[in-house]
Context: one part of a larger RNA
RNA sequence: GAACGUACGCUGGCGGCACGCCUAACACAUGCAAGUCGAACGAAGUAGCAAUACUUAGUGGCAGACGGGUGAGUAACAUGUGGGUAUCUACCCUUUGGCCUGGAAUAACACGAGGAAACUUGUGCUAAUACCGGAUAAGUCUUUACGGAGAAAGCUUUAUGCACCAUUGGAUGAGCCCGCACUUGAUUAGUUUGUUGGUAGGGUAAUGGCCUACCAAGACUACGAUCCGUAGCUGGUCUGAGAGGAUGAUCAGCCACACUGGGACUGAGACACGGCCCAGGCUCCCAUGGGAGACAGCAGUGAGGAAUCUUGGACAAUGCACGAAAGUGUGAUCCAGCUAUAUCGCGUGGACGAAGAAGGGUAUUUUGCUUGUAAAGUCCUUUCAGCAAUAAACAUGUUUUUACAUGGAGCCAUAAUGACAGCUCUUGCAGAAGAAGCCCCGGCUAAUUUCUGUGCCAGCAGCCGCGGUAAUACAGAGGGGGCAAGUGUUAUUC
Numbered sequence: 001g002a003a004c005g006u007a008c009g010c011u012g013g014c015g016g017c018a019c020g021c022c023u024a025a026c027a028c029a030u031g032c033a034a035g036u037c038g039a040a041c042g043a044a045g046u047a048g049c050a051a052u053a054c055u056u057a058g059u060g061g062c063a064g065a066c067g068g069g070u071g072a073g074u075a076a077c078a079u080g081u082g083g084g085u086a087u088c089u090a091c092c093c094u095u096u097g098g099c100c101u102g103g104a105a106u107a108a109c110a111c112g113a114g115g116a117a118a119c120u121u122g123u124g125c126u127a128a129u130a131c132c133g134g135a136u137a138a139g140u141c142u143u144u145a146c147g148g149a150g151a152a153a154g155c156u157u158u159a160u161g162c163a164c165c166a167u168u169g170g171a172u173g174a175g176c177c178c179g180c181a182c183u184u185g186a187u188u189a190g191u192u193u194g195u196u197g198g199u200a201g202g203g204u205a206a207u208g209g210c211c212u213a214c215c216a217a218g219a220c221u222a223c224g225a226u227c228c229g230u231a232g233c234u235g236g237u238c239u240g241a242g243a244g245g246a247u248g249a250u251c252a253g254c255c256a257c258a259c260u261g262g263g264a265c266u267g268a269g270a271c272a273c274g275g276c277c278c279a280g281g282c283u284c285c286c287a288u289g290g291g292a293g294a295c296a297g298c299a300g301u302g303a304g305g306a307a308u309c310u311u312g313g314a315c316a317a318u319g320c321a322c323g324a325a326a327g328u329g330u331g332a333u334c335c336a337g338c339u340a341u342a343u344c345g346c347g348u349g350g351a352c353g354a355a356g357a358a359g360g361g362u363a364u365u366u367u368g369c370u371u372g373u374a375a376a377g378u379c380c381u382u383u384c385a386g387c388a389a390u391a392a393a394c395a396u397g398u399u400u401u402u403a404c405a406u407g408g409a410g411c412c413a414u415a416a417u418g419a420c421a422g423c424u425c426u427u428g429c430a431g432a433a434g435a436a437g438c439c440c441c442g443g444c445u446a447a448u449u450u451c452u453g454u455g456c457c458a459g460c461a462g463c464c465g466c467g468g469u470a471a472u473a474c475a476g477a478g479g480g481g482g483c484a485a486g487u488g489u490u491a492u493u494c
Base pairs, nucleotide, nucleotide: 001494002493003492007489008488009487010486013346014345015344016343018341020338021304026302027301028300030299031298032297035062036061037060040059041058043056044055045054046053047052069257070256071255079181080180081179082178083177084176085175087174088173092170093169096166097165098164100134101133102132103131109124110123111122112121113120114119140149141148142147154162155161156159183229185227190220191219192218195217196216197215198214199213200212201211202210232254233253234252235251236247237246238245239244259280260279261278262277263276282293283292284291285290310336312335313334314333318332319330320329321328322327349380350379351378352377359371360370361369362368363367384434386429387428388427389426394407395406396405397404398403409424410423437483438482439481440480441479442464443463444462448478450477451476452475453474459466460465
């Protein structure tokens, strides 16, 4: 000098834009944050004379593996980069071929039973795109390739419809493997027994000690193994002429985690933040028998701390889920609110004005110097803030007038739909009116050798150093310098 997710002191007019728990991955009241489909299904209810329409708890499908949060763990194929393949991939596109025929249940519901509750349970009834057989098999899978195995679902507004089954290729996403790069300590020197390799088998979507049996005795290491500490990684960010150094907030990519530890289920995909089971700690309810919960989602509360915001609006836009669609949902998102937290822009007036006024300060004191064109005064302007208005005022053409036609601001936003929005723009009104502080003045360092007070006291101070009776260094005043809606200090980095 620059920077900052800053904090603190004093001060504070407006707007654009961005950021905003760095500390306790501490505990959480309350509300919301993941639903959707009646064009899969039976049933109940409401309206209706009916046809039918609507609503929904349940069965069923798809989605809850995305989106959002956090950085505890992790020194690792976690990440970055460049390769590889022994693999899978819902929805989407694409190829080929199918969609035949039967069956048994069950929730809802009805009637009961138990329980404080959560909920559990008996009997009976019923449907499906739910479940299970049989048939068929061009491709497919499997095999000692003769042979063997495996499928389907319908719906409606009846169409060039949407689904369903098998299958080909793709796209997308993911799994796994490898080279290189990647923090500190040797006051950590040896480490390892599924350990290193082989054979066979199991397991997986898939390779592999991933697992098991047997066999061999290997494997890593001063080019730092092992152990201890610290830490999410990167694109980037800050600084610097660069090389480097520091850093990893916001935004983007990847990873990991979801009260702590463990486990699997479902599924194309999870070992699953707002799913399940077990154990633990904590909180709550309880009739003491037993239950319920997890904000590192958005707001918000307590606590911690120098310190960090509203229990707001809307699905209008963008995107996502479901749906044939209409649409529904969405604390993602878009907006608004709060904070000078950063940055950028604007304003706090302009011109003229010497009696160099008064007052203050000061000195060489009948006066001079300074504050100072500063004020007063005269003439102007009105950004921003404030108040109000318009969505056509207006322009052009035709016409005797009236009138008619055309054109006629902006963005999100267009075919339509506007939360923001009392928006922006434009126009009008009034009046200099409503708007300047902070730090410094001994040297470094721009600016006082001015006055008063104090007297090694009180105090100042980044370093050197000031103060013991004329202090340019303390405190106040006058004057001056710097920056300016800020300014100074503190912490940290270069």
Small-subunit ribosomal RNA, 5' domain from a marine metagenome, 494 nucleotides, folded computationally. The prediction has a mean pLDDT of 81.